[in-house]
The RNA shown here (glmS glucosamine-6-phosphate activated ribozyme aptamer) has 148 nucleotides. Its Rfam family is "glmS glucosamine-6-phosphate activated ribozyme aptamer". Its family is annotated with regulation of gene expression and catalytic activity in the Gene Ontology. It is annotated as a riboswitch. It was read from a public genome assembly, where an Rfam model found it.

């Protein structure tokens, strides 16, 4: 030093906390806190952006900040071949209908902190989109090859 094993982390509804509500103290000026996205899923590569889905609905408000979403390019996959539109990303074509797999907050009741606003557990808890399979049906345009 390279390998190998074990652990830890492996986070993107995630971060923060300007405003704005809230709570306690306090001479009303202020000081100290609270809140401020619920799970699902999402990365070929540069760029730009106002950034995916559905649940709940009192702030899931207006902000920053990041981001696996979307456009354009560039690779790349898809029709016997190529290129061009189109679509999508190595699980690589659209669209329809069935199938399929189904969350966590919410809410109940309960512990523990906290003066308090609130914070966190545990038990109960129902519901959803996408993914995924299957039939079926759509799939232009040019240039070439071959076969009849």
């Nucleotide at each position: 030093a390279a390998g190998c094993a074990u652990u830890u982390c492996c986070u993107a509804g995630c971060g923060c906390a300007u405003g704005a509500g809230c709570u306690u103290c306090u001479a009303u000026g202020g000081a100290a806190g609270c809140u401020g996205a619920c799970g699902a899923g999402g990365a070929g590569a540069a760029g730009g952006u106002u950034g995916u889905c559905g649940a709940a609905u009192u702030u899931u408000c207006a902000g920053c900040g990041g981001a696996u979403g979307c456009c354009u390019u560039c690779c790349g996959g898809c029709g016997g071949g190529c290129c061009c539109a189109g679509u999508c990303g190595a699980u690589a074509g659209g669209g329809a209908u069935g199938g399929g797999g189904g969350a966590a907050a919410a809410c109940g009741c309960u512990c523990g902190c906290g003066c308090a606003a609130g914070c966190g557990g545990g038990c109960g808890g129902a519901c959803a989109a996408g993914a995924c399979c299957a039939u079926c049906u759509c799939a232009g345009g040019g240039c070439g090859c071959g076969g009849c």